The prediction has a mean pLDDT of 77. This is a predicted complex of two RNAs, RNase P RNA and transfer RNA, with 479 nucleotides together.
RNA sequence: CGAGUCCGCUGGUUCAUCGCGGUUACUCAUCUGGUUUAACUGCCAGAAAGUGGCUGAGGAAAGUCCGGACUCCGCAGGGCGCGAUGCUGGCUAACGGCCAGGGUGAGCGAUCACACGGAAAGUGCAACAGAAAACAAACCGCCGCCGGUUUUUGGCCGGCGGCAAGGAUGAAAAGGUGCGGUAAGAGCGCACCGGCGCCGCAGCGAUGCGGCGGCCUGGCAAACCCCAUCGGGAGCAACGCUAAGGCCAAAAACUCUUUGCGGGUUUUUGGAUGCGCAGGUGAGGCGGCCCGCCGAUGCGCAGGUAAGCGGCACGAGGCGUUCAGCAAUGAACGUCCCGGAGAGAUGAUGAUGCCCGGCGCUUUGCGCUGGGAACAGAAUCCGGCUUAUACGCGAACUCGGACA
RNA sequence: GUGCCUGUAGCUCAAUGGUAGAGUACUGGACUGUGGAUCCAGGCGUUGCGGGUUCGACCCCCGUCAGGCACCCCA
Numbered sequence: 001c002g003a004g005u006c007c008g009c010u011g012g013u014u015c016a017u018c019g020c021g022g023u024u025a026c027u028c029a030u031c032u033g034g035u036u037u038a039a040c041u042g043c044c045a046g047a048a049a050g051u052g053g054c055u056g057a058g059g060a061a062a063g064u065c066c067g068g069a070c071u072c073c074g075c076a077g078g079g080c081g082c083g084a085u086g087c088u089g090g091c092u093a094a095c096g097g098c099c100a101g102g103g104u105g106a107g108c109g110a111u112c113a114c115a116c117g118g119a120a121a122g123u124g125c126a127a128c129a130g131a132a133a134a135c136a137a138a139c140c141g142c143c144g145c146c147g148g149u150u151u152u153u154g155g156c157c158g159g160c161g162g163c164a165a166g167g168a169u170g171a172a173a174a175g176g177u178g179c180g181g182u183a184a185g186a187g188c189g190c191a192c193c194g195g196c197g198c199c200g201c202a203g204c205g206a207u208g209c210g211g212c213g214g215c216c217u218g219g220c221a222a223a224c225c226c227c228a229u230c231g232g233g234a235g236c237a238a239c240g241c242u243a244a245g246g247c248c249a250a251a252a253a254c255u256c257u258u259u260g261c262g263g264g265u266u267u268u269u270g271g272a273u274g275c276g277c278a279g280g281u282g283a284g285g286c287g288g289c290c291c292g293c294c295g296a297u298g299c300g301c302a303g304g305u306a307a308g309c310g311g312c313a314c315g316a317g318g319c320g321u322u323c324a325g326c327a328a329u330g331a332a333c334g335u336c337c338c339g340g341a342g343a344g345a346u347g348a349u350g351a352u353g354c355c356c357g358g359c360g361c362u363u364u365g366c367g368c369u370g371g372g373a374a375c376a377g378a379a380u381c382c383g384g385c386u387u388a389u390a391c392g393c394g395a396a397c398u399c400g401g402a403c404a
Numbered sequence: 405g406u407g408c409c410u411g412u413a414g415c416u417c418a419a420u421g422g423u424a425g426a427g428u429a430c431u432g433g434a435c436u437g438u439g440g441a442u443c444c445a446g447g448c449g450u451u452g453c454g455g456g457u458u459c460g461a462c463c464c465c466c467g468u469c470a471g472g473c474a475c476c477c478c479a
Base pairs, nucleotide, nucleotide: 001400002399003398004397005396007394008393009392014351015350016349017348018347020056021055022054023053024052025051026050027049030047031046032045033044034043035042058375062386063385065384066383067382068381069380070235071234072233073232077291078290079289080288082231083230084229085228086227087101088100089099090098091097102116103114104113105112106111117226118225122224123223124220125219139167140166141163142162143161144160145159146158147157148156149155150154175193176192177191178190179189180188194216196213197212198211199210200209201208202207239310240309241308242307247271248270249269250268251267252266253265254264255263256262273302274301275300276299277298278297284294285293286292303477304476317336318335319334320333321332322331323330324329354372355371356370357369358368359367360366361365405475406474407473408472409471410470411469414428415427416426417425422459430446431445432444433443434442452468453467454466455465456464
């Protein structure tokens, strides 16, 4: 210098003006409620408005794919079923996440990928092709014997038997390569390699290394299944509190009228849900089924209109330092308080800074001018994963070339 | 916001892991004076998209995109 690998960070800087949400303090000749008073006379609380201060999106707020907190269902029973996970060790509130390690595969390498338990428990699947697709099989072929034919010990035809080396089919053909061996062959024997089992050593372990053994028991479990571990269900529209209303009675006003104290609508006052169906011969629940347990409500119609307050912002919180650990992470100390709407607040304009292009100049640069700034946006909260993402910044490492 | 479901020819739907089909629509021909109907023939296609498992994927698994459904309070 070129080509690459990997870890982390940033995510339109600053200022002014205007605007929006939250919060806090003050003002108020406004409104509401309570209380007091002869009296809107005083006091308290709230609302609205105004002024000032403080503060206001993300690394993914997203997808809703996992895991928790929290809340209710009876503080969660037994069995079956169902679902999830799946090398080992650790971290964590928990996880399908993260860290470290092992194995396999890819790459010259830095490094990357892996759903990576069991196929020797059982069941099942493999189209087409092929002789045969899993308690193996024999189409061509190789070899021996017998018979026939032919001029021959050779060729051809037929029969009986041996074999699986070679050919052919397939995604896959019952260990691979070589030597010996044999009538021809074959783990039949031997060497090396792969796999399996046993023993020893190292390691917490996955596993690695060495030795021995007989010769080998194919693939698919993201097919059913088996083994191990985990899981009760629902979700902030969870859930708690308040208001309003249906239905009945009375009164008033308006209205219809077949003039009957008949009907309808609205308002006020008082009480309060009303009606139907099922139900201790068991409603309903422990959200699949059974057992076991609890034991009085459950369903539908009528009302309201998406009412108000809480849940709801101090948290597995942020930042800094030190210590333990290879790391994930944990501990101690110090410091900070930092969004909370309810159809949903974070915006607009101007200047400046940044990036790109053009022009001019006295070419480190300055001036003028034009353009650009991604993905996206809180909705109960938190830990992850996945996906989207413009311009950039920093650290470490590998390979190749050149020079010293 | 939360919980679920679906995606295949232009349209409506099929397909046990083994060559993706049917109806309708479309195109060409026959019939007819012409059109329709009828008959014959034909092309239908990134199985939403991207990966993986498998010899082989519409089908099994993961990710992603699009579309659809249900749910309030007094209770």